The prediction has a mean pLDDT of 79. Predicted 3D model of RNase P RNA and transfer RNA as a complex of 447 nucleotides. It holds a member of the Rfam family "Bacterial RNase P class A". Rfam's curators write: Ribonuclease P (RNase P) is a ubiquitous endoribonuclease, found in archaea, bacteria and eukarya as well as chloroplasts and mitochondria. The family's RNA type in Rfam is ribozyme.

RNA sequence: GACGUGCGAGUGAGGAUCGCCAUCGGACGGGUUCGCCCGGACCGUUGGAGGAAAGUCCGAGCUCCGAAGGGCAGGGUGCCGGGUAACGCCCGGGCGGCGAAAGCCGACGGAAAGUGCCACAGAGAGCAGACCGCCGAUGGCCCUUCGGGGCACAGGUAAGGGUGAAAGGGUGCGGUAAGAGCGCACCGGGUUCCCGGUAACGGGAAUCGCUUGGCAAACCCCACCCGGAGCAAGACCAAGCAGGGACGAGGAGCGGCCCGCUCCAUCCGAGUCCCGGGUAGGUCGCUUGAGCCCGGCGGCAACGUCGGGCCCAGAGAAAUGAUCCUCCCCCGGCUUGCCGGGGACAGAACUCGGCUUAUUCCGCACGCCUCCC
RNA sequence: GGCAGGGUAGCUCAGGUGGUUAGAGCACGGCACUCAUAAUGCCGGGGUCGUGGGUUCGAGUCCCACCCCUGCUA
Numbered sequence: 001g002a003c004g005u006g007c008g009a010g011u012g013a014g015g016a017u018c019g020c021c022a023u024c025g026g027a028c029g030g031g032u033u034c035g036c037c038c039g040g041a042c043c044g045u046u047g048g049a050g051g052a053a054a055g056u057c058c059g060a061g062c063u064c065c066g067a068a069g070g071g072c073a074g075g076g077u078g079c080c081g082g083g084u085a086a087c088g089c090c091c092g093g094g095c096g097g098c099g100a101a102a103g104c105c106g107a108c109g110g111a112a113a114g115u116g117c118c119a120c121a122g123a124g125a126g127c128a129g130a131c132c133g134c135c136g137a138u139g140g141c142c143c144u145u146c147g148g149g150g151c152a153c154a155g156g157u158a159a160g161g162g163u164g165a166a167a168g169g170g171u172g173c174g175g176u177a178a179g180a181g182c183g184c185a186c187c188g189g190g191u192u193c194c195c196g197g198u199a200a201c202g203g204g205a206a207u208c209g210c211u212u213g214g215c216a217a218a219c220c221c222c223a224c225c226c227g228g229a230g231c232a233a234g235a236c237c238a239a240g241c242a243g244g245g246a247c248g249a250g251g252a253g254c255g256g257c258c259c260g261c262u263c264c265a266u267c268c269g270a271g272u273c274c275c276g277g278g279u280a281g282g283u284c285g286c287u288u289g290a291g292c293c294c295g296g297c298g299g300c301a302a303c304g305u306c307g308g309g310c311c312c313a314g315a316g317a318a319a320u321g322a323u324c325c326u327c328c329c330c331c332g333g334c335u336u337g338c339c340g341g342g343g344a345c346a347g348a349a350c351u352c353g354g355c356u357u358a359u360u361c362c363g364c365a366c367g368c369c370u371c372c373c
Numbered sequence: 374g375g376c377a378g379g380g381u382a383g384c385u386c387a388g389g390u391g392g393u394u395a396g397a398g399c400a401c402g403g404c405a406c407u408c409a410u411a412a413u414g415c416c417g418g419g420g421u422c423g424u425g426g427g428u429u430c431g432a433g434u435c436c437c438a439c440c441c442c443u444g445c446u447a
Stems, first nucleotide, its partner, number of pairs: 001369001003367006009360001012327007020048003024044003028039004050345001054356002057354005062230004069259004074226005079093005094108001095106004109221002114219002116215003131161002133157003138154002140151004169187006188210001189208008234284004243275005250264004291310008328343007374446007383399004392430001401417005423439005
């Protein structure tokens, strides 16, 4: 100097003044069963956005729906092992690809279970195929000086050309009429066995000339997982109202279907539809949680476990702000110490674990390569 | 806040199981008809298929991420 990996911080720091929201305390006012309760425009105290609070893409907790039961359908995940409450996340390993290296990336099960598709071009596109080319040994035809020569009719041929994303192992030698795993060597592949590894897989030996392309983000097969809805879930309290008409034997609980289960009904009639009437309030859920910080131990790691310490917004359509002063960083201008501009993305709403996306000045540690001393 | 549906020409919409030039109607331009206009007939132009990436020989269509719009829900 260039590259890579991991971590950290984040209106740039400090101060002053004026506000906003919430908790607690006081004063004041109201009520009272004299215990206390309620209130807001007053005063004080304490606290007040994020690494992504975002997208709502996965996974859970929690709550209700019927015990959330069985089967089918449907959906998801997809090399192996581990972590975790769980996951499509994370860690470690294998294999493949990229890179000079550190390192990075990978929807990475099965195409010899079956079905389907492979347009155009091309002779042939899936139990292959003779368009050009090559050959024509053998059979055929013609010529012959009888040695042979010619034609390219039958036919052979997948080496070469051409088409295409893809043309039925690759390279070389032999072989042949020309060719061809036809034969051989190496590489690749299949099958069987042995060894190492928990496994994915790796290494080795023998054997088979090797017929079996691609697509599963096409259907599908295999293995594993999944009931649905979502805090506007749901529970309690208060306030308020008025019923009428039509249809009607099954209907509801499941919001894909079936079974099973439970409940309400069968004319004093469940339920559905239509008309009409009432409400638009309060409390809980709500933030102590798979929580955060520090240290020890186990583990390669993700993570687990033990000990100590801490309490950190919680609402109502919704607060978390503004101004000034001093300094810091960057850019521009010049009168070289002043002036002007800038310091991201964004913003809680039941709560967590992830992923993805947006984004600033950077800082720290480690690794790899190159150059110089 | 939560949950669904959609984005294709200027507008409204098609596009079956991926296939080679993405269509239709209205609108727009030209010509014909008419004294002229409208209507009608014929011809024509116009598309980053919301954006980016991936799978595939090939993507409007399949998969992933992002952007925008609409609706429902006490």